Background: This is a predicted structure of a 73-nucleotide RNA (transfer RNA) from Parcubacteria bacterium GBS-2. Rfam family: tRNA. About the family: Transfer RNA (tRNA) molecules are approximately 80 nucleotides in length. The prediction has a mean pLDDT of 80.
RNA sequence: UCCGCGGUAGCUCAAUUGGUAGAGCGCCCGGCUGUUAACCGGAGGGUUGCAGGUUCGAGACCUGCCCGCGGAG
Numbered sequence: 001u002c003c004g005c006g007g008u009a010g011c012u013c014a015a016u017u018g019g020u021a022g023a024g025c026g027c028c029c030g031g032c033u034g035u036u037a038a039c040c041g042g043a044g045g046g047u048u049g050c051a052g053g054u055u056c057g058a059g060a061c062c063u064g065c066c067c068g069c070g071g072a073g
Base pairs, nucleotide, nucleotide: 001072002071003070004069005068006067007066010025011024012023013022019056028042029041030040031039049065050064051063052062053061
C1' cells in the first nucleotide's frame, strides 16, 4: 500500500427485503426469606465509530476518514 471481516446500552451480541433500536448478563428498585445467595417482577441506560450523500424514511445502501482483527505484498 491492497483485500476481507468487524465497530450498536457498562459487557457479550441481535435487529430478516430500508419502515417505532432490542435481548442476555451487570447496575438500581421491589417481591420472596430470620439474613445473604438463588429465584420472581419492574425501572433506568443509545450522537448505532466520525463526517457527508441517496431516500418520504438509513443501524442497514453509497463516498471519505478513524479504530480493531485476519490475510497479501